[in-house]
Molecule: transfer RNA
Organism: Bradyrhizobium hipponense
């Protein structure tokens, strides 16, 4: 250098172009003699960056940065 995947809360992952959410973890409160586990309740985002396009973008379209499975080229 080409081709495919994928980047979204602290992790793991959803999201028909129309209010961005779950599990988990975190905090506070019940249960308990205490801790685990339960059970209520609360925390949570600059959707990888820059730009188009659209009334309206996580989604489409460019460019570009990261990871990553493949393929090629030199050493």
């Nucleotide at each position: 250098g080409c081709u495919g995947g994928g980047g979204u809360a602290g992790c793991u992952c959803a999201a028909c172009g129309g209010u961005a959410g779950a599990g988990c973890g975190c905090c506070u409160g019940g249960c308990u003699u205490c801790c685990a586990a339960c059970c209520a309740g609360g925390u949570g985002g600059u959707u990888g960056u820059g730009g188009g396009u659209u009334c309206g973008a996580g989604c489409c379209c460019c460019a570009c940065c990261c990871c990553u499975c493949g393929c090629u080229c030199c050493a």